Source information:
This is a predicted complex of two RNAs, RNase P RNA and transfer RNA, with 452 nucleotides together. The coordinates come from a structure-prediction model, not an experiment, and the mean pLDDT is 75. It holds a member of the Rfam family "Bacterial RNase P class A". By type it is a ribozyme.
RNA sequence: CCCGCAGGUGGGACUGCCGCGUGUCAUGGUGCCGAAAGGUAUUGGCAUGAGGAAAGUCCGGGCAUCGCAGGGCAGGAUAACGGAUAACGUCCGCCGAGGGGAACCUCCGGGAAAGUGCAACAGAAAUAGACUACCAACGUAUUGCAAAUACACGGUACAGAUGGAAAGGCGAGGUAAAAGCUCACCGGCACGACAGGCGACUGUGUGCAAAUGUAAACCCUAUCCGAUGCAACACCGUAUGUGCGGGGUCCCUUGUGACCGUGCCGGCCCGGUAUAUCCGCACAGGUGGCUGUAAGGUCUGCGGCAACGCCGAUCACAGAUAGAUGGCAGUCACGCAGCAAUGCGUACAGAACCCGGCUUACAAGCCUGCCGGAAAA
RNA sequence: GGCCCCAUAGUUCAAGGGAUAGAACGGAAGUUUCCUAAACUUUAAAUCCAGGUUCGAGUCCUGGUGGGGCUACCU
Numbered sequence: 001c002c003c004g005c006a007g008g009u010g011g012g013a014c015u016g017c018c019g020c021g022u023g024u025c026a027u028g029g030u031g032c033c034g035a036a037a038g039g040u041a042u043u044g045g046c047a048u049g050a051g052g053a054a055a056g057u058c059c060g061g062g063c064a065u066c067g068c069a070g071g072g073c074a075g076g077a078u079a080a081c082g083g084a085u086a087a088c089g090u091c092c093g094c095c096g097a098g099g100g101g102a103a104c105c106u107c108c109g110g111g112a113a114a115g116u117g118c119a120a121c122a123g124a125a126a127u128a129g130a131c132u133a134c135c136a137a138c139g140u141a142u143u144g145c146a147a148a149u150a151c152a153c154g155g156u157a158c159a160g161a162u163g164g165a166a167a168g169g170c171g172a173g174g175u176a177a178a179a180g181c182u183c184a185c186c187g188g189c190a191c192g193a194c195a196g197g198c199g200a201c202u203g204u205g206u207g208c209a210a211a212u213g214u215a216a217a218c219c220c221u222a223u224c225c226g227a228u229g230c231a232a233c234a235c236c237g238u239a240u241g242u243g244c245g246g247g248g249u250c251c252c253u254u255g256u257g258a259c260c261g262u263g264c265c266g267g268c269c270c271g272g273u274a275u276a277u278c279c280g281c282a283c284a285g286g287u288g289g290c291u292g293u294a295a296g297g298u299c300u301g302c303g304g305c306a307a308c309g310c311c312g313a314u315c316a317c318a319g320a321u322a323g324a325u326g327g328c329a330g331u332c333a334c335g336c337a338g339c340a341a342u343g344c345g346u347a348c349a350g351a352a353c354c355c356g357g358c359u360u361a362c363a364a365g366c367c368u369g370c371c372g373g374a375a376a377a
Numbered sequence: 378g379g380c381c382c383c384a385u386a387g388u389u390c391a392a393g394g395g396a397u398a399g400a401a402c403g404g405a406a407g408u409u410u411c412c413u414a415a416a417c418u419u420u421a422a423a424u425c426c427a428g429g430u431u432c433g434a435g436u437c438c439u440g441g442u443g444g445g446g447c448u449a450c451c452u
Stems, first nucleotide, its partner, number of pairs: 001373002004370006012332007020049007031040003051348001055359002058357005063229004070270004075225005081093004095109001096107004110220002115218002117214003131160002133156003139151004168186002171183003188208004193204004233288004239452001241283006247260004251255001261275005296315004301310003333346005378448007387402004395432001404420005425441005
């Protein structure tokens, strides 16, 4: 210098004029809007006012309310191991598998020897097998014997063809021909074995020949999860208000009846309970919740490989409710075009109870570490 | 703001993981007719996008895009 791998940063700056939200101090003043609760005009000063993703709403938590007579059943999520954390499906480290020459990257990575299902087409055969093929030891025939020849209702999974997948691979022995049938090596599975490791696991040893794939098919195992989301919810008020609706069958028994139906008891079933002094639906609004002492931001130090934790210092930083955070002008910066003058452009996108993550979108620019190659000294 | 659902020819709907994706209406061409309609024959036309699981994906999983629905209040 070139190629590559991994990660971080950044998210235009300043000035002037006009305008908006919130807080606060004055101004104004006992008014105005509203039935009330409650809210508040005008003018001026000061302070402050979007993000790294505010987005998707995909996970986890805080917070709030509901449920928590009883019994049973569903439902959802995760998946090697160790750690971090408030928690997580996130993050860190590590193991295994796969990819790459390397830096490094990818993996919904438990169980197919509990059971069920599925495997189209092709192919003889799809969880099981003689279509082609090979063989003539045994058997039958030619024949009474031997030899030879022929053959299947015989033997053989070595070869061919099909397929994603065809009964471990390769070599030797073996045989009539063959075959883990036997043996060596490789691969696979198992182990109260030995060594290392917290562990997943790795190495060694011993034994075995059984066991196709699919669980992002049902399912099984282990662990976790109560439900609903700030339009939750609390208080004030409309108002101890007004309106609408509340089914049926049975009876010598007309009831505080029986049975069904219906409402409620977080989902379903059983069960319980209520069924007209009861139940359901509809009918204005306002304030709080709501934003900072919150798992807060920045920085130093310490511990840890790291995620992260601990100590200390320091900072005050949106809070709307039809929704403010904007517009214009100028100068500069950056990029593109142009000889120049100059022109054009500056992304993705915008809070809505709050945090931790993930995913997705993103213009120009800047920085760090590492791998490989080349050249020079 | 929150919670859910859906996406297949132009339209309305089908399709147990096996594909050459089907039907009706509509479109186009032709036959018939003096012309049109009706009828008959033929034909074109689709799985929202990307990645993954699987031998194989419209179907299963993940992410995105687009569309739709519900939801504010008590006794």